[in-house]
């Protein structure tokens, strides 16, 4: 060298992932309240119908849902997301519709990782998130042979598994 597999254990990627807490921004000089004013029309309160309420000026002046630096904790399919179905909650009331949130179930769904940009969607939003297209970067393996090409985490690395004749 022959010599590999299933499986087990450990580990790496880095603006890596999740959770908790949470300064802070936004919500918003909005809503509410108070004072004065106020005919109607029109407009607003997710869309439509009907009803209801409001609208101006001044003073005062929030909160929730949605985000989130730092810190701490747990981790490395970490985890995130999509689609479908059901249930449930929900913007003034009722009905219908839609949107959104939450929970459960399903798919032999998608993604190696973060970053930047374009246009789209959710959202009050220039926050944040989603999906899509493009870009460079980065870890890894294969091919190739000197600097490119391609693949995917069902991956990669180490150890065990693992040893014989020859």
């Nucleotide at each position: 060298c022959g010599a590999a597999a299933a499986g087990a254990u450990a580990g790496a990627g880095g603006c890596g992932c999740g959770g908790c807490c949470g300064a802070c921004a936004a919500g918003a000089g909005u809503a509410c309240g108070c004072a004065c004013g106020u005919c109607a029309a029109a407009c607003g309160c997710c869309a439509g119908a009907c009803a209801g309420c409001g609208u101006g000026u001044g003073c005062c002046g929030a909160a929730a849902g949605g985000g989130g630096a730092a810190g701490c904790c747990g981790c490395c399919g970490a985890g995130g997301c999509g689609c479908c179905g059901c249930a449930u909650a929900u913007g003034u009331g009722u009905c219908u519709g839609g949107g959104u949130g939450u929970g459960c179930g399903g798919c032999u769904g998608c993604c190696g990782g973060g970053c930047c940009g374009g246009g789209g969607g959710a959202u009050a939003a220039c926050a944040u998130c989603c999906g899509u297209c493009g870009g460079a970067c980065u870890g890894u393996c294969a091919c190739g042979g000197u600097u490119g090409u391609g693949g995917a985490g069902c991956g990669c690395u180490a150890u065990c598994g693992a040893a014989a004749a020859g």
The RNA shown here (Lysine riboswitch aptamer) has 166 nucleotides. The coordinates come from a structure-prediction model, not an experiment, and the mean pLDDT is 76. The sequence was found by an Rfam model in a public genome assembly. Its Rfam family is "Lysine riboswitch aptamer". From the family's description: Riboswitches are metabolite binding domains within certain messenger RNAs that serve as precision sensors for their corresponding targets. Gene Ontology term of the family: lysine biosynthetic process.